[in-house]
RNA sequence: AUUCGUUGCAGUAACUGACGACAAUUGUGGAAGUAACCACAGGGGAGCUGUGACGUACAAUGCCGGUCGUCUGGGCGAAGUAA
Numbered sequence: 001a002u003u004c005g006u007u008g009c010a011g012u013a014a015c016u017g018a019c020g021a022c023a024a025u026u027g028u029g030g031a032a033g034u035a036a037c038c039a040c041a042g043g044g045g046a047g048c049u050g051u052g053a054c055g056u057a058c059a060a061u062g063c064c065g066g067u068c069g070u071c072u073g074g075g076c077g078a079a080g081u082a083a
Stems, first nucleotide, its partner, number of pairs: 004055009015044002017071006026041005062076003
């Protein structure tokens, strides 16, 4: 210390699945199980942008959908490469 980290506020916001257990954890309608989706409503939600505050330097751990288990499929951040 303008980078970076933590954090307040405002805006924006992808992704939000199947089965089972937990007191409850979606609801309505329709599919699927060689599947793990579609629509509406509700509830979550990282990140990004802007603007403040505090801090201060080696680096590392990744983050998002009630918790856990078995799975499926995405998004974001970081590093590198190419266009």